[in-house]
RNA sequence: UUCCAGCUGAUCCUGCUGGCGGGUACUGCUAUUGAAAUCCGAUUUAGACAUGCAAGUCUUAAAGGCACAGUUAUGAGUGCUUUUGGCGAACGGCUCAGUAACACGUGGAGAACCUGCCUUUUGGAGGAGUUAAACCCGGGAAACUGGGCAUAAUGCUCCAUAGGAAAUUUCUACUGGAAGGUGUUAUUUCCAAAAGGACUUCAUUCAUACUUGAAGUCCACCAGAAGAUGGCUCUGCGGCGGAUUAGGUUGUUGGCGGGGUAACUGCCCACCAAGCCGAAGAUCCGUACGGGCCCUGGAAGGGGUAGCCCGGAGAAGGGAACUGAGACAAUGUCCCUAGCCCUAAGGGGUGCAGCAGUCGCGAAACCUUUACAAUGCGCGCAAGCGUGAUAAGGGGAUUUCAAGUGCCAUCACUGAUGGCUUUUGCCAACUCUAAAAAGUUUGGCGAAUAAAUGGGGGGCAAUAUACGUGCCAGCCGCCGCGGUAACACGUAACCCGUAAGUGGUGCCCAUUUAUAUUGGGCCUAAAACGUCUGUAGCCGGUUUUGUAAGUCUUUGGUGAAAUCAGCCAGCUUAACUGACUGAAUUGCCAAAGAAACUGCAGGGCUCGAGGCCGGGAGAGGUAAGGGGAAUUUCAGGGGUAGCGGUGAAAUGCUAUAAUCCUUGAAAGACCACCAGUAGCGAAGGCGCCUUACCAGAACGGGCCUGACGGUGAGAGACGAAAGCUGGGGGAGCGACCCGGAUUAGAUACCCGGUUAGUCCCAGCCGUAAACGCUGUGGACUAGGUGUCCUGUGCCCUAAGGGGGCAUGGGGUGCCGUAGCGAAGGCGUUAAGUCCACUGCCUGGGAAGUAUGGUCGCAAGGCUGAAACUUAAUGGAAUUGGCGGGGGCGCACUACAAGGGGUGGAGGCUGCGGUUCAAUUGGAUACAACCCCAGACAGCUUACCAGGGACGACAGCAGGAUGAUGGACAGUCUGAAGGGCUUUCCUGACGCGCUGAGAGGUGUUGUAUGGUCAUCGUCAGCUCGUACUAUGAAGCGUCCUGUUAACUCAGGCAACGGGCGAGACCCGCGUCUUUAGUUGCUAUUCAUCUUUUUGGAUGGAGCACUCUAAAGAGACUGCAAUCGUAAGAUUGAGGAAGGAGCGGUCGACGGUAGAUCUGUAUGGCCCGAAUUUCCUGGGCAACACGCGGCCUACAAUGGUUGAGACAAUGGGCUCCGACCCCGAAAGGGAUAGGUAAUCCCCUAAACUCAAUCUUGGUUCGGAUCGAGGGUUGCAACUCACCCUCGUGAAUGCCUGGAAUCCCCAGUAAUCGCGUAUCAUUAUUGCGCGGUGAAUAAGUCCCUGCGCCUUGCACACACCGCCCAUCAAGCCAGCUGAGUAGAGUCUGGAUGAGCCCCUCUCUUAGAGGGGGUCAAUUCUGGGUUUUGCGAGGCGGGCUAAGUUGUAACAAGGUGUCCGUAGGGGAACCUGCGGACGGAUCACCUCC
Repeated sequence: UUCCAGCUGAUCCUGCUGGCGGGUACUGCUAUUGAAAUCCGAUUUAGACAUGCAAGUCUUAAAGGCACAGUUAUGAGUGCUUUUGGCGAACGGCUCAGUAACACGUGGAGAACCUGCCUUUUGGAGGAGUUAAACCCGGGAAACUGGGCAUAAUGCUCCAUAGGAAAUUUCUACUGGAAGGUGUUAUUUCCAAAAGGACUUCAUUCAUACUUGAAGUCCACCAGAAGAUGGCUCUGCGGCGGAUUAGGUUGUUGGCGGGGUAACUGCCCACCAAGCCGAAGAUCCGUACGGGCCCUGGAAGGGGUAGCCCGGAGAAGGGAACUGAGACAAUGUCCCUAGCCCUAAGGGGUGCAGCAGUCGCGAAACCUUUACAAUGCGCGCAAGCGUGAUAAGGGGAUUUCAAGUGCCAUCACUGAUGGCUUUUGCCAACUCUAAAAAGUUUGGCGAAUAAAUGGGGGGCAAUAUACGUGCCAGCCGCCGCGGUAACACGUAACCCGUAAGUGGUGCCCAUUUAUAUUGGGCCUAAAACGUCUGUAGCCGGUUUUGUAAGUCUUUGGUGAAAUCAGCCAGCUUAACUGACUGAAUUGCCAAAGAAACUGCAGGGCUCGAGGCCGGGAGAGGUAAGGGGAAUUUCAGGGGUAGCGGUGAAAUGCUAUAAUCCUUGAAAGACCACCAGUAGCGAAGGCGCCUUACCAGAACGGGCCUGACGGUGAGAGACGAAAGCUGGGGGAGCGACCCGGAUUAGAUACCCGGUUAGUCCCAGCCGUAAACGCUGUGGACUAGGUGUCCUGUGCCCUAAGGGGGCAUGGGGUGCCGUAGCGAAGGCGUUAAGUCCACUGCCUGGGAAGUAUGGUCGCAAGGCUGAAACUUAAUGGAAUUGGCGGGGGCGCACUACAAGGGGUGGAGGCUGCGGUUCAAUUGGAUACAACCCCAGACAGCUUACCAGGGACGACAGCAGGAUGAUGGACAGUCUGAAGGGCUUUCCUGACGCGCUGAGAGGUGUUGUAUGGUCAUCGUCAGCUCGUACUAUGAAGCGUCCUGUUAACUCAGGCAACGGGCGAGACCCGCGUCUUUAGUUGCUAUUCAUCUUUUUGGAUGGAGCACUCUAAAGAGACUGCAAUCGUAAGAUUGAGGAAGGAGCGGUCGACGGUAGAUCUGUAUGGCCCGAAUUUCCUGGGCAACACGCGGCCUACAAUGGUUGAGACAAUGGGCUCCGACCCCGAAAGGGAUAGGUAAUCCCCUAAACUCAAUCUUGGUUCGGAUCGAGGGUUGCAACUCACCCUCGUGAAUGCCUGGAAUCCCCAGUAAUCGCGUAUCAUUAUUGCGCGGUGAAUAAGUCCCUGCGCCUUGCACACACCGCCCAUCAAGCCAGCUGAGUAGAGUCUGGAUGAGCCCCUCUCUUAGAGGGGGUCAAUUCUGGGUUUUGCGAGGCGGGCUAAGUUGUAACAAGGUGUCCGUAGGGGAACCUGCGGACGGAUCACCUCC
């Protein structure tokens, strides 16, 4: 050593993306102070630089010049400066371009080297000569430079001496692992010095002056030998990437001999040999100063390395040497290149990657400050001088650390007031300092001088509300938010985190076990090479001996300092700094030891492996020969009109005789049955029979060898189908192609033809879903049951090559334990547990593409990216939904069997459309359309035209100089004190303004409540506990039977419960009991009437009908059959029989279903108009389309006359009898009725009789004319009724495609009542009358339920989704060319150094030749970059076009390889896979 969010309806997994942490640079907002720091132009431009400074010093090395003070001066002194000379300038400081290298790190080596100043030590210092400045004469604009005469030195040259060096040589002493080392003898050659400077003392001298001499001291000098320091060289090991870089190299590798260097060496040269490096990655390309260290991380690691230290390299770019101890030096020289500057145009000058500073570049980085006081360095004897090294200050929120922005109390508490304290702060003095600053000390003033930033939807810390906006503006780190109620945008107030800071962006690490050594994977998620043989490599049975490479132990050296840790100390503390100690630096080198394991060497063993022998098995391979059915063609015979083909057809064949039957021949290909999750082979693959040859495996024997083995990068061999080349062959099949169909189209599926091809030989290709999607080998870990081969034992036997049982070995299937796995599943044939080796993977797409290479005749194969884009892609399983999947069951809004309709006509009515000033609005598949509306002339009314009315409350301003209200008349007007004219009355408040209301059938049914429709009266929906699963979930709810039913029964890891279903409730059907008024009247009494068996009234009565209350009754109870049961079928009895019939009752939920115009209600809007009132109009329009109904088309009928039988209901602004009037509608008048009492109230179809006689009619009644009636202010638009007249469409059986309803008192038909209602019914809701046909079944159509299956769907098939084309944007590939850059190479040019040589006026100059060679010009190769007309594919982009390829059997199963074809997805052929649904069969379990 932590996690969270994001793929899904949900789940688990794989996998990536984003966030939370730390560091770093820039940046937004903000900011009181101090200290410290190895912080501050590194990143981009090792770009260019104005100006000033950054390396001088020495007069005690020498010679001049000038100035000063001073002097008796032949002198002596001080300072500055010029020249010669010495030392330094090779340090310090800066930068990181180059460099993949002995550059760096670490450890060694130099027996192959150098070393100024410094230290120690030995010896020495004798002579001679020459030049510069100065002075004179010149050239030049300048820089600078020429000539002449002089002179000095610690300058330079020459001679002598000493010693040294080299070569040869003598001796063989020393060191050492090893002498070519050191030492020693002799000879030859070469090579030195400053008799210097200063001071003191003495002598010389008149003299302290000069000269000379002696002694001493100091600083220098020369030669030698040591040391120290610094450098140089060699070498082992270590640390980047790329193989789309595989071969590189000619001074290359080595030798011999020279040259050169301080020194080894091909460092250079001549000659000789042909080597050397490389898969453990040479060469080439790219990138990069290396290390200590720094960041991050638990660590291993990963990343960085500008600052401080060590090492290296560089100094505008390139090259070269000189001087010197040291440089190939740059604040030195020379040359070339590029740039800049001066110029008198002839020539000159210059190099900030030193400190400041400027320009440029950029996201990005300070002052042209002070001082040599300290620490160092250079020079000097020293004093000292110099030092942009360094020490200081200034600037910068760069980092780290430290401090503060107060405390108490009161109050009318957003704040104010009072008090206290004095840190920071401000002021002053002293001290400190090179000078300041800061600091210390002392005093004074004084709460005064000090808080921001980011966030608040979630995962991150944070309790969020209001307004504005309305997919706009905007936010966003990912998921995501915003389309009128935004906790996500903007603003406000509030809250939270951190705090002098806090956020954003880029990069690095971590998160990430997400490159996995620690520490991952590869059946299906990305990933096992198609298979085998085998090289290098890696790994390797058992025993013994030796060794000591690996390994282990001990010791020594080294691994700089800083960094780190501990402790102590110094700054008030801390950061920081210092001292001490330690750790770490995981390393390298050296020495000694151990011997288990690995290695190495030797000797054995047999179990791994191999050999030998035996009898068996096999579609193993190659070659040859033989056989057979069928197809086609041809020929002969027979035979006649069709054949063939399909879903249905057509093209096609056929009268020149097809198809068909029969006989024969030819040809090519193939090999039925047997045949089997049987066999063989490494895989691909292999199937008639026989023979020959070749190969492998299993079993058995246990004779031989003795680890001979496993794996296997490269490499090699084999490798289906298609395809290619050449030659054959060609019966059938059959890409392409040609026809015919299908279709909107049909470049397809179907049909008829047919070419390559399929076959053989020879040669290529090298790929497949080449799959068990499972690499090879070995070991171990329960079993059960088949099958094949081969042993053994026993038994049976028909004696067969028979059968059975048991038990070994090997192969091949199924089930299954432990275990494993995300799960599906695997499970001794592992996907379990281990070992060895190989290959491969690391989000999706772009893409197996581009480019390069390589193989191929080609097609193409192998190898194989990136830019860009994206938050997902994916695996397994779950629940649903869906399927032109399956099974079971069900339904008159399914069918079948029937009956009657609609769709055609006319009309009524609703809707659409159109029209209109308005034709108000809603409802729109089923589930809108005689629906809201169960009644539109006004009202209703929401619409249109015209005209009027209205503001509670608050504030402001106004008002007795009159607010406001009312009104006759006239006029305007449809009308009106509504306006205007006219005046009169009234007497305090008035919409004049701003807010705010009343009201709104204005908007949102996608903000809602409530109600309703519908799936559906379908049988479903769900819970508790237990159990199963990592989980979503499952189980229960499944299976079998049964039912109308999740109704019930039996089984079962389930056992129970609930909501539904059922039951309960209501009506009808039978009976009983109770109760009789307004109901009833069988019986009886009385009265009246009458032709009568009759009628009426009143009493008794309640038997019956009826009314309305309570009960009974039906339960598969009984019998039989079937069944375990539940139950089913038949029968009996019964009014009723299996739910008796009908109703009410509508589960969990879905449809954002309908309704804001029934009411309620949030938000928004209007507010003197979207409020409200009045008049009139409209909702009633009319070319047309659709729905629902009415009436019909007639004789089962129409008309006329006569006659019979209901039920439900309704009634006081109401029903209205009887009577009268009218032809009728209706009118008059009124009894009764608040209703089992009265009224509406005649039912009609029906029956009987008559007539009509098949015709647009005595059918049908639309339309139109005339006259009446009723309601109502009102009947024109626009009511109903009556009478008379008119008499349309519609028909010879009844309406095209299509479609609706219905199974019994149902359909059909007939009328009646009622709701609404002033009036108006072809409507709705009820009522009764007459009264059938067919079925009693099925899942074919339409749907529903359950189970199961597939799915890429989950907004759920009205789903998802593919490709071309069109448009925009983006990056890439290619590209005629064009312009550069790097590198290699050829030719020319050639400064300069060096070498050789010659000449001269000899410290030198000039000429000639040569090696190397920068540069410049030019040619070629290669790599790479910029631009580029055009071309190509790709990616992305709410609503473009064409189709519908995929997902379900996706409607032709899908996919892989290959080939051809086509607008496109794609189609077709051949071979393959199952990662295919469904059904059937076989085999196994």
A computed fold for a 1485-nucleotide RNA from a marine sediment metagenome, annotated as small-subunit ribosomal RNA.
Rfam family: Bacterial small subunit ribosomal RNA. Gene Ontology terms of the family: ribosome and structural constituent of ribosome.
The sequence is in RNAcentral, with records from MGnify.
Its mean pLDDT, the model's own confidence on a scale to 100, is 80.